FMN riboswitch aptamer (RFN element) from an Anaerolineales bacterium, 154 nucleotides, folded computationally. Model confidence (mean pLDDT): 83 of 100.
RNA sequence: AAUAACCUUCGGGGCAGGGUGAGUUGAUGGUUGGCCAAUCUGGCUGGCGAUUGACAAUUCCCGAUCGGUGGUACAGCCCACGAGUACGCAUAAGCGUGCAUGACUCGGUGAAAUUCGGGGGCCGACGGUAUAGUCCUGAUGAAAGAAGGUGCCU
Repeated sequence: AAUAACCUUCGGGGCAGGGUGAGUUGAUGGUUGGCCAAUCUGGCUGGCGAUUGACAAUUCCCGAUCGGUGGUACAGCCCACGAGUACGCAUAAGCGUGCAUGACUCGGUGAAAUUCGGGGGCCGACGGUAUAGUCCUGAUGAAAGAAGGUGCCU
């Protein structure tokens, strides 16, 4: 110096603002049941729809905003890699079923860029909840990998 093996640490970001109002609930008066006492009538308690007020979506609409790891001319959308999750069964290991596994172009510079700078686009698991990339759950977890250390043999 290279290196088998082992150890440690690190290892994902994001709704500002506005609108709508599914629903929930209060008040008022209407209508229609039930029960009690009854002559009139009164009291208690439900349903329905009306008017009006309050609360109400980080999910809808406008708008805002975010981008893991390795490769390659610097990449969310080129090539590759990277957590699955809900329910049922099972003491457990696990098995079964459902869902999920995404997205780019134009012209410019250059030897080289779907990566740079400019224009215009697009994408984002499962489960929960008013329909979610951004809230909550699995997750104080795990991985692709990154850095450092120990170090057999040679």